[in-house]
RNA sequence: CAUUCAUCCAGAAGGGUGGAGGGAGCAGGCCCUCUGAAGCCCUGGCAACCGCUCUUGCUGCCGCGCGGCCUUGCGCCGUGCCGUUCAGACAGAGAGAAAGGUGCCACCUCCUGCCUCGCAGCCUGAGCGAGGGAAGAUGAAUG
Numbered sequence: 001c002a003u004u005c006a007u008c009c010a011g012a013a014g015g016g017u018g019g020a021g022g023g024a025g026c027a028g029g030c031c032c033u034c035u036g037a038a039g040c041c042c043u044g045g046c047a048a049c050c051g052c053u054c055u056u057g058c059u060g061c062c063g064c065g066c067g068g069c070c071u072u073g074c075g076c077c078g079u080g081c082c083g084u085u086c087a088g089a090c091a092g093a094g095a096g097a098a099a100g101g102u103g104c105c106a107c108c109u110c111c112u113g114c115c116u117c118g119c120a121g122c123c124u125g126a127g128c129g130a131g132g133g134a135a136g137a138u139g140a141a142u143g
Stems, first nucleotide, its partner, number of pairs: 001143008013043005021032003026113004044105003049101002052096005058088003062083001063081007070073001109135001114132006
């Protein structure tokens, strides 16, 4: 960087430095900001994606029991499980911890933009709600 999948109305700020912008980009809106923006550094915190711990389901294998078959064998087939080890699955389910890998800590991803549906309105202008999409962000996997 690309592809795939999941999530995106919850949550969590202080200090230093810096010195005018910032909320991804474009447009419109609405906000934040000299009571100090972005960036960088330190500390703290939030969350629980990966990883970790415990419990547990499914499937296969193994083991054992039962039944069947004929080729009577260390055989084959079916079936059950008080069992057991290992493995697997579009990364099965639940709980936990927060030391590891990330992420995040104004505003729903700040809102709208494209499509569909419903409502309202129709002098002009334009609105409200729901679903989907696009784009983006973060994680995981693969390349």

The RNA shown here (SAM riboswitch aptamer (S box leader)) has 143 nucleotides and comes from Bacteroidetes bacterium QS_8_68_28. The model forms 97% of the base pairs in the Rfam consensus. It matches the Rfam family "SAM riboswitch aptamer (S box leader)". Rfam links the family to the GO term regulation of gene expression. The prediction has a mean pLDDT of 77.